Context: one part of a larger RNA
RNA sequence: GGAUGAACGCUAGCGGCAGGCCUAAUACAUGCAAGUCAAGGGGUAGCAAUACACCGGCGGACGGGUGCGUAACGCGUACACAACGUGCCUUUAGGAGGGGGAUAGCAUUGGGAAACUGGUGGUAAAACCCCAUGGUAUUGGAAGUUGGCAUCAAUUUUCAAUUAAAAGUAAUGCCUAAAGAUCGGUGUGCGUCUGAUUAGCUAGUUGGUAGGGUAACGGCUUACCAAGGCUACGAUCAGUAGGGGGUGUGAGAGCAUGACCCCCCACAUGGGUACUGAGACACGGACCCAACUCCUACGGGAGGCAGCAGUAAGGAAUAUUGGACAAUGGACGGAAGUCUGAUCCAGCCAUGCCGCGUGAAGGAUGAAGGCGCUCUGCGUUGUAAACUUCUUUUAGAUGGGAACAAACCUCUCGAUGCGUUGAGAGCUGAGGGUACCAUCAGAAUAAGCACCGGCUAACUCCGUGCCAGCAGCCGCGGUAAUGCGGAGGGUGCAAGCGUUAUCC
Numbered sequence: 001g002g003a004u005g006a007a008c009g010c011u012a013g014c015g016g017c018a019g020g021c022c023u024a025a026u027a028c029a030u031g032c033a034a035g036u037c038a039a040g041g042g043g044u045a046g047c048a049a050u051a052c053a054c055c056g057g058c059g060g061a062c063g064g065g066u067g068c069g070u071a072a073c074g075c076g077u078a079c080a081c082a083a084c085g086u087g088c089c090u091u092u093a094g095g096a097g098g099g100g101g102a103u104a105g106c107a108u109u110g111g112g113a114a115a116c117u118g119g120u121g122g123u124a125a126a127a128c129c130c131c132a133u134g135g136u137a138u139u140g141g142a143a144g145u146u147g148g149c150a151u152c153a154a155u156u157u158u159c160a161a162u163u164a165a166a167a168g169u170a171a172u173g174c175c176u177a178a179a180g181a182u183c184g185g186u187g188u189g190c191g192u193c194u195g196a197u198u199a200g201c202u203a204g205u206u207g208g209u210a211g212g213g214u215a216a217c218g219g220c221u222u223a224c225c226a227a228g229g230c231u232a233c234g235a236u237c238a239g240u241a242g243g244g245g246g247u248g249u250g251a252g253a254g255c256a257u258g259a260c261c262c263c264c265c266a267c268a269u270g271g272g273u274a275c276u277g278a279g280a281c282a283c284g285g286a287c288c289c290a291a292c293u294c295c296u297a298c299g300g301g302a303g304g305c306a307g308c309a310g311u312a313a314g315g316a317a318u319a320u321u322g323g324a325c326a327a328u329g330g331a332c333g334g335a336a337g338u339c340u341g342a343u344c345c346a347g348c349c350a351u352g353c354c355g356c357g358u359g360a361a362g363g364a365u366g367a368a369g370g371c372g373c374u375c376u377g378c379g380u381u382g383u384a385a386a387c388u389u390c391u392u393u394u395a396g397a398u399g400g401g402a403a404c405a406a407a408c409c410u411c412u413c414g415a416u417g418c419g420u421u422g423a424g425a426g427c428u429g430a431g432g433g434u435a436c437c438a439u440c441a442g443a444a445u446a447a448g449c450a451c452c453g454g455c456u457a458a459c460u461c462c463g464u465g466c467c468a469g470c471a472g473c474c475g476c477g478g479u480a481a482u483g484c485g486g487a488g489g490g491u492g493c494a495a496g497c498g499u500u501a502u503c504c
Stems, first nucleotide, its partner, number of pairs: 001504004006500005013356006019349002021314001026312003030309003035058003040055002043052003065267003074192008084184002089180007097131004106121006137162011167172001193239003200230003205227008242264004246257004269290005292303004320346001322345003328342001329340004359390004369381005396440005404431001409426007448493005453474003459488005469476002
C1' cells in the first nucleotide's frame, strides 16, 4: 500500500447493487416450512351442488440448513468396471386368459386420564394371493462360431426347470424383453497440513480354499489352512482441518484463505439398528439405549429449528415471529388446480462497492469578528461572507405511470396421420401507485473525521513544567514544548474518517 462476512469511537443527505451468528453442532415458547390425486375403490353427511375420513397410487431420498466428524479414494484430476444398479422420461418388439381369500372405512362392543388401542360382524379395489401362457429373462447341461484383457466376452442351435400382468366409457395406465438418456455405486494412478521431544505397527491382521451375503468385486462375513502385511520414500501415534472451483495479495514465483455463488462429501439432540422403497440405513419416518424438556388421574405418554421467522444464552458482533405463489423451479393431478419460509419481493443495518448531492458565476469598503505581530498600524482567515445574477440534481408538494405476462386454460378459425398442432381473441402482478416522467416554489433540506517533530503532506500562540500526558518506531515533557491540553491557521480523505484485529 492492498484486502475483510469485521468490531469500536466520532459523524451522517440520497440512490443502485451486493452482504449480514465468524462465538454455543448451546437450549428452544409460538406460527409456518410436503403434500397431492375424487378420472383406482367401497363409503359417510347433504334434497343437491359439494365436502370429508379410510384403503390405494405417486412424492416425502428433491429442494432448504449446518461444518460436528473426517488427513480418508473424503476431495481434485485422469482412467477402469470382462464386477454393477437406475422410479419418472424416450425408442423398439411383444403380451394382458382364469380363479381365490382377506382387510380398512362402516356397524357393534370393550379398555384407557390421555396418547392410543382390543374383540366381534360384514364389504371393495389398479391392495394381496394362486393357476395358466411366455422369451433375446434367470439357473443348469450339451454342441459350435467369432473375439479378447487373465478370470473370460459376444453370439448360434438344442434340452430341462423357474418367474408376468390391472384395469378403464375414454384419456391414460399395467406386464415382459432390449436399447438410450439421466442419476448413482465400485476400483485404481497421481496430488492433498504439522510433529521423530511419536519408531516400530498389525490376529480378520496379509494371502488362499469353501460356504454365505451384495445391484456388484472384495476378509464384506463365517469356517479351515498358511504366516504373512505396513514402515525413515515416515508406518503407527498425537495435534489441527470438511475438499475443490475459487478468493486476497504479489510483477511473478509464491504465501494466506475456503464468507457469499457453484460442484462433491459428512451430519440432523448423543449413539445404534434395520424396515419400506428405483433410490435412505431417511432433518420435519420407525425401533432401541442415553441425556434433557414437557403432560399425567403416577398406570403411562409426548418432543427434537445445523428449514423460515423468532426467543434465551454466549459474544466485540450479525436483521422481520413481513408479503406473494405474479414470475422461475419442484411434488401431485388428464386438467382446473392444490401445496411450496425453494423462490421472487419487501423491512432493518453506511457492513461493503459504485454513483450523486450539500450549489454555480460575479463580487475588495480586502467589511465586522477571531488569531498573530516588530501593535496609531500591518498580516491572516479571505472571494470566504455580505451583496448581485443564475440553476433546481436531491429533499418537499401536485399529477401521470410502467416493463417483468406469456403460457396453461376458455372461445373462434384452420391443418390433421384424430394422437395432436398453427393463428387470433380473452384471463392472470406480491413487489407497487414502486421505478420512471412532468409541473411548482425556493439556495432552499444536507460535512464531518483524523492528522500537522522525523518517517509523512501540513506551524504559530497560550496553558502546563519529567507533572498532566503523548507514542506505530525513533522518542517528546524538568519555564519560551511546531511532539502534552486548548486556540487560530494548515494538510489529507470525505458520507464518511480514524482505531483495533487478521492476511499478503